[in-house]
């Protein structure tokens, strides 16, 4: 630092996910030690136990035992001892009580609180401060009482009561008395509030020593400590101002002690803090008041910074202690572990009444993903009390437990290729796990054992020593040495032997974002997913395995927060089409604002002070072996004072005239209001002339008309709206204004430069103005016309088309306030640039006009843009200032407010959902969008299908099976160029398992095979039969096992082959070139072709694959060669039979020929086109073959290969028999017909392409005939199949279900084959359905075509109405492209790219 998603593709706006840090974490899996720091984030929920704030006998009295000391009495005897007991002292001790200080610290926790809090910076001349330091001074004289205790007595207890006794550093009178407190008064000092200082009155204290040492007879002195007043310092606290740090305006008005005064009260102190009175303030859009939410900071995480989140642990403030209120004692409290009320709850009770408050340390139960020992010590620091000793301290100090968090270390090192085994994988070769392991050779960090063994301790206190101040002296005090002493942690860190590779490796991932790949199982299932997505039989995404990879005692996941996001844009974003300019104006705060001088000094700008506690960050050393951790020191950002400077901005004076007006001389105009007024038309009214329609549509109906309609002429009433002029012409802020006169009015331009002197710009809130529909009262209503009937149209038509028709449009006054209210483009200024070319309204003119003003337009270069585009009327480059945007939906909805007579209209969420939603261009495909063009596409025509039988196919149904397989064209007389067996692949029985067929191993054999016989339906079993050759066994057998086999699946795994769009005219490349880009040019354009043919132009210029053209055939016509072909001339025969002949015919080699080559026209002088000559043949001469890039996941795994995946006594082999041939129905494609341009019979003509040896088969003979015998000749220009048929000519039928038709059917046969039942084809004789030209729709064809006629081949044992060829006979028709169906090019719209079979909207489920 960036990456993934919108789209086929590209850009670009956007949103949404991801890689990084963090954490008081939790969960999953795992787990070796060690430091150091860290653990209720939830129920400020309830709490059993235990313990966290006590201590001083050196203030006080008093009870209690024990011990010692005096004296006394008693016993006892050892005669001075010993036990007893009474009184008195001592000293140390325990208990409760008086009295003192603490107990307001010290620890919790963070409800509350948005300001009596906090930072950070000020003030107190408005105040306090126990204990401690230091300065002075004092400490005199007196009194009553009370607890404890005893003594009755109340109560279940808690706890009292009354009566006595008694103390003190407990309470108290008096004295004295300062700088204390009130009042005055005089001086200095200050800017003032006020401060020091002198003098008077007045008021006011103490424990007359309390304690302990020491001395004294004693009073008393002396220490050292407590006490009383007071000055000062130091802590600590109180108040008070300024700044700053949140979220809703869908919270807009709050406030009566409220705001301020004067007096008076409280307080340590100002102060509505509290009273009385007076006045009517006092706060707020710079957010008041009201809700919500919240401890605040240092700091901590994150960032490049700015920011942004956060306020655990450690440090500072604040606030709470069961909820609320209260106050008391104290220097300190309205007081966690004090007291009183009142509420809840627990708990104890004898039912009267009492206790009690873990948000202290630990534990407990509930909550909850979720936080720990009812642990040692006061050894260290630090507190409270004491004179100390010392007591007390769950403040701390340490150990415990948790991978929770950072840091470190260690599971071994070295060697070691047979590259073992063994997994995985495989192309079967082999690779990888792997120098990994094994083995050899080493070390012991940690681990165990065993020894050793700190630092953390400084002291206090005691003991002895010395010395130094003060004192009359001593006690006592102070300083320095000796010496004795204290350690939970803990025999713990370390250090030193010894032993053994021994005891110590997971997680998560592996499609892309993102490093890291295979194989097996699953089959849109199970299941993954942070986004995108994976998964429907070959998943690098699921689950295992193998491997790789990242991290490492961890590893992933989950949750939150910065971050990447410039995705709320000060730094650094936008509004013309993405989300976004208010409909427009006037204008208030409020922003911002021309040129000159002076002057301030708020902003800046700089210099230097205070302050920013500490940790903590940077940075630079330092101690723990290193880190982490800790120490030392140095830096910083912020706000205050204070001085300097004076360009800029601002204030404050004074001028200018170029912004802005104003004033005079002129101009144009649908600007606005009123008032009057013309004409044309439409309807309606009267009358008059006239007769039957009229009116309307795509056609018609509804309606109007004989009661006189329309249609015409006069006249008359009434509303409305003003043709031509007229114009990207004019006015107006904008809506919006059009007939003509008038009257009132606003705005603008140009020309002069007389006047004012910055007077201006923007503009939240306000205020006004605002199309068209509604809306209220009153009017008016001609003509359109929502509603609304009718009448058509349609499946329906609550539409569109007609017929009428109301509301409304129209006046007037009063509402609404909203539009795609638009240029989808706020307002004002000023600069910039090449310009061209229209136009309105002035002015200047030299009359040219390259002049100037102020508007309305196109085209266009720099600039800009994502691009289309904008471009002196800017969307360029700048300033100002206002609106407004932050993904799509949900929604301009819900609610709340405000307005509205209502319709509504203004402001305007969230809950849930999705990865998108848009925006501008490409690239195709699409349009019942446009232009141009081709085809038998349509039109013209001929001839059919589609009705009938019959064939063939195909669908459904049947069946033991009707094997498969092809599905719009492009399946469907298709694969099949032929199913009775066979084929065959189905189906049913009956059989075989290394196997019908392949390769290898071992072992055996003389058979096998043929030919035959037996059973049997065969397969298949058993038997006869021969030669002795091979024995190195090629042939068979048997045995095992690798494997065969498979027309099994998967044409959506494939190859290859094919169809189709299409024989359509098109697909594309290389460089340039031009675009951010995807793509564009080239191929578009103007002609022309069958053709992206060609030919001119042009940012293109060539070049490929398609189109020609080469190739095959056919059509002329040389020329070469004549056999089996041919025969003109000459012979000859029945006869091209034969001799001859090379002339035609023909055959087949070789050429020629046609090229728009000539003419003559049009055309651009071009390519070509049109006509002509010439020619067999003319403008690719006709056919053929030949199918670009590509589309249809188009066919085919049953032609063949072929990957998976299945089947191996069978899904494989082999046999018989059946099926594939079934048959209410439907389709497709054919043949035959329906007749007379016919049938039937009879005569007699003319091809060609091909075939022939298991074969074609003359010819004779027999059959009515299919055919049978015999049998020439031919591997074929020679024999044959082979006498074509329609046509012609004669005869005969005459309109019918027929001398058409020929189907079914009955007989009888030939033929091929082992075998015609199912199931062949043909023959003869009989029989003689439907059918009389076929609905709606459809199909093929443009000339030797269609139509009609026969022939021949493949396949084939037989079997053809099918397919593939050949030839005879041999037409109609084309005006044209307006429709249809397919295509080509261009161009356009598009929300569609799977591409209109597309998308997509509502309702139901």
């Nucleotide at each position: 630092a960036g990456a993934g998603u919108u789209u086929c593709a590209u850009u670009u706006u956007g949103g949404c996910u991801c890689a990084g840090g963090a954490u008081g974490a939790a969960c999953g899996c795992u787990g070796g030690c060690g430091g150091u720091g860290u653990g209720c984030c939830u129920a400020a929920u309830a709490c059993a136990u235990g313990c966290a704030a006590g201590u001083c006998g050196a203030a006080c009295g008093c009870a209690c035992a024990a011990u010692u000391u005096u004296a006394g009495a008693a016993a006892g005897c050892u005669u001075g001892c010993u036990u007893u007991u009474u009184a008195a002292g001592a000293g140390g001790g325990u208990g409760a009580g008086u009295g003192g200080c603490g107990a307001a610290c010290g620890g919790g926790u963070g409800a509350g609180u948005a300001a009596g809090a906090c930072a950070u910076a000020a003030a107190u001349a408005a105040u306090c401060u126990g204990c401690c330091c230091u300065g002075a001074u004092g400490a005199c004289u007196g009194g009553g009482a009370u607890a404890a205790c005893u003594u009755u007595u109340g109560g279940a207890a808690a706890c009292g009561a009354a009566a006595g006794c008694u103390a003190a550093u407990a309470c108290u009178g008096g004295a004295u008395g300062g700088u204390a407190u009130a009042u005055c008064u005089a001086u200095u000092g200050g800017a003032a509030g006020c401060a020091a200082c002198u003098g008077a009155u007045a008021u006011g204290a103490a424990a007359a020593g309390g304690a302990u040492g020491g001395u004294u007879u004693a009073c008393g002195c002396c220490a050292u400590c407590g006490c009383a007043u007071u000055g000062g310092g130091a802590u600590g606290a109180g108040u008070u101002u300024a700044u700053g740090g949140u979220g809703c305006a869908u919270u807009a008005g709050c406030u009566a002690g409220u705001u301020g005064g004067u007096g008076g009260g409280g307080u340590a102190a100002g102060g509505g803090c509290c009273u009385a009175c007076c006045a009517a303030g006092g706060c707020g859009a710079u957010g008041a008041u009201g809700c919500a939410u919240a401890g605040c900071c240092g700091g901590c995480c994150u960032g490049a910074g700015a920011g942004g989140g956060u306020g655990a642990c450690c440090g500072g403030c604040c606030a709470c202690a069961c909820u609320g209120g209260g106050a008391c004692u104290g220097a300190g409290a309205c007081a966690c572990g004090g007291c009183c009320c009142a509420g809840a709850c627990u708990c104890c009770u004898a039912c009267g009444g009492g206790a009690g408050g873990c948000a202290g340390c630990a534990g407990u139960a509930g909550g909850g993903a979720a936080u720990u020992u009812u642990c040692g010590g006061c050894a260290a620091u630090g507190g409270a009390g004491g004179a100390a000793a010392c007591u007390c301290u769950g403040a701390c100090c340490g150990a415990g437990c948790g991978a929770c968090a950072c840091c470190g270390c260690g599971u071994g090192a070295g060697u070691g290729a047979a590259g073992a085994a063994g997994g995985u994988c495989u192309u079967c070769g082999g690779a990888u796990c792997g120098u990994a392991a094994a083995g050899c050779u080493c070390u012991g960090u940690u681990a165990u054992c065993a020894g050793g063994g700190a630092a953390g301790a400084a002291g206090a206190g005691g003991u002895c020593u010395a010395c130094c101040a003060g004192g009359c002296a001593a006690u006592g005090g102070g300083u320095a040495g000796a010496u004795u002493g204290u350690g939970a942690c803990g025999g713990u860190a370390c250090c030193u032997g010894a032993u053994c590779a021994g005891a110590a490796a997971g997680u998560c991932a592996c499609g892309g974002c993102u490093a890291a790949c295979u194989a097996c199982g699953u089959g849109c299932c199970a299941g993954c997913a942070g986004c995108c997505g994976c998964g429907g039989u070959a998943a690098u995404a699921c689950g295992u395995a193998g491997g790789u990879g990242a991290c490492a005692a961890g590893c992933g996941u989950u949750a939150u927060c910065c971050g990447g996001a410039a995705u709320u844009a000060u730094u650094g974003g936008g509004c013309g089409u993405a989300a976004a300019g208010g409909g427009u104006g006037c204008g208030u705060a409020g922003g911002c604002g021309g040129c000159c001088u002076c002057u301030u000094a708020a902003g800046u700008a700089u210099a230097a002070g205070g302050u920013u506690a500490a940790a903590g960050u940077u940075c630079a050393g330092a101690g723990c072996u290193c880190a982490a951790c800790u120490c030392u020191g140095u830096g910083a950002u912020g706000c205050c004072u204070u001085g300097u400077a004076a360009a800029c901005u601002g204030g404050g004076a004074g001028g200018c005239u170029u912004g802005a007006g104003u004033a005079c001389a002129g101009g144009a105009g649908a600007g606005g209001u009123g008032a009057g007024u013309g004409g044309a038309a439409u309807u309606c009214c009267a009358u008059g002339u006239g007769u039957a329609g009229c009116g309307g549509u795509a056609a018609a109906a509804u309606g109007c008309g004989u009661a006189g309609a329309g249609a015409u002429a006069u006249g008359g009433a009434g509303g409305a709206a003003c043709a031509c002029c007229a114009g990207u012409g004019g006015c107006g802020a904008a809506g919006g204004c059009g007939g003509c006169u008038c009257a009132c009015u606003g705005g603008c331009c140009u020309g002069u430069a007389a006047c004012u002197g910055a007077c201006g710009c923007u503009g939240a809130g306000g205020c006004a103005c605002g199309a068209a529909a509604g809306c209220g009262u009153g009017g008016g209503g001609a003509g359109c016309a929502a509603a609304u009937a009718g009448g058509a149209u349609u499946a329906g038509a609550u539409a569109c088309c007609c017929u009428a028709g109301u509301a409304g449009u129209c006046c007037a006054c009063g509402c609404c306030g909203u539009a795609a209210a638009c240029g989808a483009u706020g307002a004002a200024u000023a600069c910039u640039a090449a310009a061209g070319u229209g136009u309105u309204g002035g002015a200047g003119u030299a009359a040219g006009c390259a002049u100037u003003c102020a508007g309305u337009g196109c085209u266009g270069c720099a600039g800009u843009u994502a691009a289309c585009g904008c471009a002196a009327u800017a969307a360029g480059u700048a300033u100002u200032c206002c609106g407004c945007c932050u993904g799509g939906g949900g929604a301009g909805u819900a609610u709340g407010c405000a307005c509205g007579c209502a319709a509504g209209u203004g402001u305007g969420a969230a809950a849930c959902u999705c990865a998108a939603a848009g925006g501008a261009a490409u690239u195709g495909a699409c349009g019942g969008g446009g232009g141009c063009c081709c085809g038998c596409a349509c039109a013209a025509g001929c001839g059919g299908u589609g009705g009938a039988g019959u064939a063939u196919g195909u669908u459904g149904u049947u069946u033991a099976a009707u094997u498969c397989g092809a599905a719009g064209c492009a399946a469907c007389g298709c694969g099949a160029a032929g199913a009775a067996c066979c084929u065959u692949a189905c189906c049913a029985g009956g059989u075989c398992u290394u196997g019908a067929c392949a390769u290898g191993g071992c072992u055996c054999u003389a058979a096998a095979a043929g030919c035959u016989c037996u059973a049997g339906a065969g397969a298949u079993a058993g038997g006869g039969u021969g030669c002795u050759a091979g024995u190195u066994a090629u042939a068979g057998a048997g045995c095992a096992c690798a494997c065969a086999g498979g027309u099994g699946g998967u044409g959506c795994a494939u190859g290859g082959u094919u169809g189709u769009c299409g024989u359509c005219a098109g697909c594309u490349c290389g460089u340039g070139u031009c675009g951010u880009g995807a793509g564009a040019u080239g191929u578009u354009g103007g002609g022309u072709u069958a053709a992206g043919u060609c030919c001119c132009g042009c940012a293109a210029c060539g070049a490929g694959c398609g189109c020609a053209a080469c190739c095959c055939u056919u059509g002329u016509c040389g020329u070469u060669a004549g056999u089996u072909a041919c025969c003109a001339u000459c012979a000859u025969u029945a006869a091209g039979u034969u001799g001859g002949g090379g002339a035609c015919u023909c055959u087949a080699g070789c050429g020629a020929g046609a090229c728009u080559g000539c003419c003559g026209g049009u055309g651009a002088c071009a390519a070509a086109c049109c006509g002509g000559a010439g020619g067999a043949a003319g403008g690719u001469g006709g056919g053929g073959a030949u199918g670009a890039c590509g589309u249809c996941a188009a066919a085919u795994c049953a032609u063949c290969a072929u990957g998976c995946c299945c089947c191996u006594u069978a899904u494989g082999a082999c046999c018989u028999g059946g099926g594939c041939u079934a048959c209410a129905a439907a389709c497709g494609u054919a043949c035959u017909a329906c007749a007379a341009u016919g049938g039937c019979g009879a005569g007699a003509a003319c091809a060609a392409c091909g075939g022939g040896a298991a074969g074609c088969g003359a010819u004779g003979u027999g059959g009515u005939g299919a055919c049978a015998c015999a049998a020439a000749g031919c591997g074929a220009a020679u024999c044959u199949c082979u006498g074509a048929a329609a046509a012609c000519u004669c005869g005969u039928c005459u309109c019918a279900g027929u001398u058409c038709g020929g189907a079914u059917c009955g007989a009888a046969g030939u033929c091929u084959g082992c075998a015609a039942c199912u199931c062949g084809a043909c023959u003869u004789c009989g029989u003689g359905a439907a059918g009389u030209u076929g609905g709606a729709a459809u199909c093929g064809c443009u000339a030797g075509u269609a139509a009609u006629c026969g022939c021949g081949g493949a396949u084939c044992a037989g079997c053809a109405u099918g397919c593939c060829g050949c030839g005879g006979u041999g037409a109609a028709u084309a005006c044209g492209u307006u429709c249809u169906c397919g295509g080509g090019c261009c161009u356009u719209g598009c929300a569609c790219u799977c591409a209109c079979c597309g998308c997509c909207c509502g309702u139901c489920a």

A computed fold for a 1405-nucleotide RNA from an uncultured bacterium, annotated as small-subunit ribosomal RNA. Its Rfam family is "Bacterial small subunit ribosomal RNA". The sequence is in RNAcentral, with records from Greengenes.